[in-house]
Context: one part of a larger RNA
Molecule: small-subunit ribosomal RNA, central domain
Organism: Gossypium turneri
RNA sequence: CUGGGCGUAAAGGGCACGUAAGCGGUGAAUCGGGUUGAAAGUGAAAGUUGCCAGAAAGUGGCAGAAUGCUCUCAAAACCAAUUCACUUGAGUGAGAGAGAGGAGAGUGGAAUUUCGUGUGUCUUUUAAGAGAAGGGUGAAAUCUCGAAAUCUACGAAGGAACGCCAAAAGUAAAGGUAGCUCUCUGGGUCCCUACCGACGCUGGGUGCGAAAGCAUGGGGAGCGAACAGGAUUAGAUACCCUGGUAGUCCAUGCCGUAAACGAUAAGUGUUCGACCUUAGUCUACGCGGACCAGGGGCCCAGCUAACGCGUGAAACACUCCGCCUGGGGAGUACGGUCGCAAGACCGAAACUC
Numbered sequence: 001c002u003g004g005g006c007g008u009a010a011a012g013g014g015c016a017c018g019u020a021a022g023c024g025g026u027g028a029a030u031c032g033g034g035u036u037g038a039a040a041g042u043g044a045a046a047g048u049u050g051c052c053a054g055a056a057a058g059u060g061g062c063a064g065a066a067u068g069c070u071c072u073c074a075a076a077a078c079c080a081a082u083u084c085a086c087u088u089g090a091g092u093g094a095g096a097g098a099g100a101g102g103a104g105a106g107u108g109g110a111a112u113u114u115c116g117u118g119u120g121u122c123u124u125u126u127a128a129g130a131g132a133a134g135g136g137u138g139a140a141a142u143c144u145c146g147a148a149a150u151c152u153a154c155g156a157a158g159g160a161a162c163g164c165c166a167a168a169a170g171u172a173a174a175g176g177u178a179g180c181u182c183u184c185u186g187g188g189u190c191c192c193u194a195c196c197g198a199c200g201c202u203g204g205g206u207g208c209g210a211a212a213g214c215a216u217g218g219g220g221a222g223c224g225a226a227c228a229g230g231a232u233u234a235g236a237u238a239c240c241c242u243g244g245u246a247g248u249c250c251a252u253g254c255c256g257u258a259a260a261c262g263a264u265a266a267g268u269g270u271u272c273g274a275c276c277u278u279a280g281u282c283u284a285c286g287c288g289g290a291c292c293a294g295g296g297g298c299c300c301a302g303c304u305a306a307c308g309c310g311u312g313a314a315a316c317a318c319u320c321c322g323c324c325u326g327g328g329g330a331g332u333a334c335g336g337u338c339g340c341a342a343g344a345c346c347g348a349a350a351c352u353c
Stems, first nucleotide, its partner, number of pairs: 003325004007307002012321001014208004021202003025086006033079002035075004040070003048064006089199001091195002095190002101185007108162001113157006129151001133144002170177002213254006222248002227243004266319005273298001275296004280291004302309002326353003335346004
């Protein structure tokens, strides 16, 4: 290389949109490039295969193969090409209805934190919300506190997150997405028809892409890497506790990685049943029945090394892309591209078992 594979053994790109290219519905007609068949020519000699001559060696004779090429004739199923048509793939419109889909703006209550305030009467010269512990732990201590803590009532400020509803629920290509209201906006479903007429699928590249991190400017309540202290311990650069800076939040730009997982690429078609559920349609309406698009838990056949998967396949098939080829060395070195940096992407070998 081939072959065989990619849920868990090595192996699906994090995800989508799309260039070239590969592959691709149905029915006709034309054509005859590919294709198929036939004939002719050619395919030098040597060589090679078979037979023969020769006592034998050297050698000689005949025939074949030479899977090819050229030309001519024929066929028209398939591939290609041209033309016409079709509707089931794809798409558009009408109607119905769901949704934490996205972006921007406004606004709400609970809670944490911080700050401020607290004069009933009587007595009395005046005054006092209560008031000396709190916190934390296995137990403690560091820590806060008569400069009034903690608790309590009222008020104010500020930031972040949205309890119940809430669900195996919904939605989105993935990452993701949840208080409420408004504005703009994407996608999908059902349904009956109307339109269009293969317009499709996959795909270098491009775009999106959690958290952490980076840059500039804001913001900073709580939490909290680093750091400091207290404990624990043989030690404790940890687990526990008291504090606490970056960060977490906002705007703009970068980074481009994750156990980015369903560890299962995308698309299309075909295949036993029964149960629950979301959106919708038809029918029945006291229950139910039929269909479609999703979400779950079982299971027949089949598959699988087993576990398990099982109409949402890991079954049966096809198309295209990506990837794997013993462990370590190593996702390292070198080189290149990208990045402000951190680093990312592409990615070996010697050696060793």